[in-house]
Context: one part of a larger RNA
Parts: sequence; C1' cells; structure tokens
RNA sequence: CCCGCCACUAGACGGAAAGACCCCGUGCACCUUUACUACACCCUAUCAAUGAUUCGCGUCACCAUCUGCGCAGGAUAGGUGGGAGGCUUUGAUCCCGGACUCUUGGGUUCGGAGGAGCCAACGGUGAGAUACCACCCUGAUUGUGUUGCGACUCUAACCUGCUACCCUGACCGGGUAGAGGGACAUUGGUAGGCGGGUAGUUUGACUGGGGCGGUCGCCUCCUAAACAGUAACGGAGGCGCGCGAAGCUUGGUUCAGGCGGUUUGGAAAUCCGCCAUUGAGUGUAAAGGCAGAUACCAGGUUGACUGCGAGACCAACAAGUCAAGCAGGUACGAAAGUAGGCCUUAGUGAUCCGGUGGUCCCGCAUGGAAGGGCCAUCGCUCAACGGAUAAAAGGUACGCCGGGGAUAACAGGCUGAUCGAAGUCAAGAGUUUAUAUCGACGCUUCGGUUUGGCACCUCGAUGUCGGCUCAUCGCAUCCUGGGGGUGUAGAAGCUCCCAAGGGUUAGGCUGUUCGCCUAUUAAAGCGGUACGUGAGCUGGGUUCAGAACGUCGCGAGACAGUUCGGUCCCUAUCUGUGGUGGG
Repeated sequence: CCCGCCACUAGACGGAAAGACCCCGUGCACCUUUACUACACCCUAUCAAUGAUUCGCGUCACCAUCUGCGCAGGAUAGGUGGGAGGCUUUGAUCCCGGACUCUUGGGUUCGGAGGAGCCAACGGUGAGAUACCACCCUGAUUGUGUUGCGACUCUAACCUGCUACCCUGACCGGGUAGAGGGACAUUGGUAGGCGGGUAGUUUGACUGGGGCGGUCGCCUCCUAAACAGUAACGGAGGCGCGCGAAGCUUGGUUCAGGCGGUUUGGAAAUCCGCCAUUGAGUGUAAAGGCAGAUACCAGGUUGACUGCGAGACCAACAAGUCAAGCAGGUACGAAAGUAGGCCUUAGUGAUCCGGUGGUCCCGCAUGGAAGGGCCAUCGCUCAACGGAUAAAAGGUACGCCGGGGAUAACAGGCUGAUCGAAGUCAAGAGUUUAUAUCGACGCUUCGGUUUGGCACCUCGAUGUCGGCUCAUCGCAUCCUGGGGGUGUAGAAGCUCCCAAGGGUUAGGCUGUUCGCCUAUUAAAGCGGUACGUGAGCUGGGUUCAGAACGUCGCGAGACAGUUCGGUCCCUAUCUGUGGUGGG
C1' cells in the first nucleotide's frame, strides 16, 4: 500500500414523514356570540273550518214622534214650496198634577177638572206664520232589521289518555250508546314579535415575520441628485371649510417697525413729525407670489351670467387644469376697457338606485295615461376615501389542505449598537507625589462567549434546554514554573510580562445553566467546538391531545402565569475511528 473480518457511531446538513411551530390563501372544517341574514319552534292578532238564544254597549238603514233661542221683534222664527183659511161637543181658552227638554224665559206631551171658543194676513224683520199641509237638514228618543264588541247560557260542528257494548280470545283502531268539554281548543292562511335551536356566510390591506400600535383620500414644503417625475412605518404641517361680501367694477390710500414730541397713556391704546423697498398685510397650513398692488378704504352693483369654445397642460384609463375668441343679455367706467366668483395651489366621492322641478322627446292597434328619456337639482366619514353587499363579529392546543426558507422561532452567516478585552490622553484619588495601585471626560483598536439588528442556505424537516458519557481546541492563566515594578523589612499580597506541559474535588437546594450554602483543595480558570456530543443515553424543563386554579373574555376559549399526567424509531451502504487476519 492492497483485500477481508469484528466492533463504534463523528460526518455523509444520514433514513423515515411534500414541517404539526410561523406566515400566506379574498382555502376548508368545527365551535361561540348582544356579527349579518334566513328558517324551525314559540307568543300575539286576524280570517276560515265555526253554529244558536238572551242581555248590555256601539255602527248603519228604515218607520214614527220630537228637536232647533244672535239683534230688532208680542217671542225659542231650522230651510224650501203650497196656502187664505185652519182646529174645535170625537171637547177650545183657562186651571191643577206628572214626565221630558231647557238658553230658566219658555217649549213638547200625558192625566184630571171644565163646557165654547182658539189661531192666521196686519206694524216691525234679510227671511212670515207649527193657522194648516208636504219634502228635507242638525240633533235626540222609541221600535224593527243589519253589523261589531263584551258577558252568561245552549248543542249540533269539533275534542276526549272517560264509561259500557260490538268487530274480538285485542289496554291498537273503528263503530254504536252515554258522560265530560265545546264554538273554546285544534288545524290551515296572513301579519307583527321572539328566535345560535338550526343553517349559510362575513370577520380588509399595508407591515423590516405575524399580532398589538399606527396608517389608508386631498393640499403645502424638504428628502428629490438645478426640466418634469421619483420610494420608505423618512422629516414637518394642514384639509373634509368660509364669504351675498371676504365677489365684480371705478376711484383713492400705503404697511410693519424705529426715533423724536405729546393730558390722564405705563414697553405697547389715540395723535403729530421724520426715517422706513417690504421685515406688514393677504379669511384659513405651507410654498410660490403681490408695494401707487393681488394689501387698505369708499361709491355703484350681481359676470358667483346663459349657449359655446380654437388651442394647450397633465395623463395607463377614468378623472383633473388653463384658455383667446363668438352669440345673447348685464354691472361698473367719461372712455379705453374689465368682469364666466374669491392672490394661486386643499375644502372631496365614480356607477347603480331613488326623489323633486322643467321639457319641443318616446309612449306596445289608436287617443290618453302609466312608465321612461333629456335638462336642472337632491340623497353616501361608500373616510379601508377607483367606492365587492341594502345588510356581517370572534375561537380552534381537536384541527385539516395547498404553499413559502418570498416570512418568524433553533442553529449557522453578515454586522458589532449592546457586551468583553486591550491600548492611549491624564483631570483627579493615593498625607506629599498623575502613572505602587485606582483613574473621570474622551479617543483608538481587538474579540465574536451576551442581548439585539438583517432575513442570506435550510419549512418535499438542519430535533430544541439541562444532565450523563466521551472529549478536543484557544489563552484574555485558576494552580504549578520563570521574571519586572511595588506605597516589596520578613511573611502574605497588589500589578504587569513570559508560559497551555500537566492539573483544575465531593456534597445540599432547584428541571435548571447560573447561583446560594457545606466541607475540602496547590487550584476548585474563562471561553470555542450546530449555546461540542439524543442514527450515544436520559426526558426533569419547554412545546400537542386530558384536567384544575388564578386572571382575562358574555362565550367559544386564552395567558414568556401556575399545577398533575403525557409513545424518544432506525439491522451502518460510504467516509471516519479502534482491534485483528492475509497478501
């Protein structure tokens, strides 16, 4: 060196299972509820199956009898018409009593007594006689009928898990006869409630993982790299209006501030003078503008017009923006002219659906109408603001599927804020004296053991804390060794330099690493090795399914809160390592 055999498992990001954790999907399932919307159940009302008598109250119709008061006026004149007479021994005027009504003056009616008269055109009134008759109106009463409500009663619908008999040797069912209930119950239709009992669904996105928080449209500035445009959970602010003058036009004026002067007046109130190119003001944020004005004041006014619009800016689209000029009629101005809102840029919402006003339009054989179109206008914090629906929240550790290392937790990588170490400067402490020792404020490096940041391999799987076993390396050295300094008398120390050969204990508590404690020791070092090592062991912790407590939640459930319990697979092919044999 080649070939075997026997062992061991450090590696082959070993095998197994399209990761169960995490995220994503306008995925699924199940569960919850004061999510949404339905449905069953239930409640109530009404109609029908569903009838009878009586009473009470009410509606309507008819008959009869009554009723009716402004003022003037004999006095309680309902309206209109006819009408000169009407009523009366079939009992008039008057008188007594009762009832009804009442505007308290009377009216109507019944009974008694009585025995011959009573009323009407007249003058006044808008209207003339209830003298008489007829038709009506308002309201009232009686009667009849209808209808509604309430109550009692009835029996014939309907009901009976009641009794007897029959079918029949049947505790079913049916029939017959009773008894009980009874137009209720029950059933059906309609409507209103209630309704996780059941069902179908919804429960946004961005995001240096997700959640929590924040944000989502529009305007201004910076970032923005001298055209325009340009991102971030980059840095700052505003808006969801206001104004009939704060619009238009014509004419006029100059501000803030400073200095000086001046009663109460003071650093500023008002007044006078000078200086004052913009620092004031401009409704509202910022930017850009605007000094004989775009600021301020006054006069007149409504152009904050109607029909249009060449041509441009911007721009994926949809939108958004500017605009000369023409026609009509108008305001101001002597006129030239200016005026289609406001110094400009925010002050907003597509489409559908519906309302209102108008209109020459269409209008299902025709004329209309219904309905629609067109013009104008109204109704959205549709604010998740290009707006899925008129209408919507949660749990899952019982979970499932499709995907992702496009994205988190372990480990690695990059970084090194944090962490550890060293150096440098030396204010100071050290009685004196910066540097024996310690060393502020700072500065310069190194390391890659902490906590982080990033999200680069791995989600068709890289097993995660601690212990046991077995280690191996670094040195920033705990002991042992050699030296320098000392605030080294000796002893014991402190500090620095060299040095990794060897060594670096046993127990108690805790799952612990760590830590505290006990007893020793020369010493009981600090770190790396996928926080070494689970195809070597364990499985106490963490991190499935069961259960409980506290807390949170209405609940399903949840908790870097606690507690009890909880399946750790692999026969070694290759590399590697040890032993052994042959050549």
The part of an RNA shown here (large-subunit ribosomal RNA, domain V) has 583 nucleotides and comes from a metagenome. Its mean pLDDT, the model's own confidence on a scale to 100, is 84. The RNAcentral record of the full RNA draws on SILVA. Its Rfam family is "Bacterial large subunit ribosomal RNA".